[in-house]
């Protein structure tokens, strides 16, 4: 020095956290939803990639 396996080890999967689990990538990285427009505005959905849960936001009721 050049590749290939493992093993640690970070990060990440559209709006926050906790466990478990999947996948993804090694820093000019993975990731960055839908519509709409020439490009912007503007509008919609959804706190998860999946499961259990938390808490914020919205709407009903009651008190």
């Nucleotide at each position: 020095u050049u590749g290939u396996u493992u093993u640690c080890a970070g990060g990440c999967u559209a709006u926050g956290g906790a466990g478990u689990u999947a996948g993804c990538c090694u820093u000019u990285a993975a990731c960055c939803g839908c519509c709409u427009u020439a490009a912007a505005a503007a509008g919609c959905u959804g706190a998860u990639g999946a499961c259990u849960c938390c808490u914020a936001c919205c709407g009903u009721g009651u008190a």
Molecule: Fluoride riboswitch aptamer (crcB RNA motif)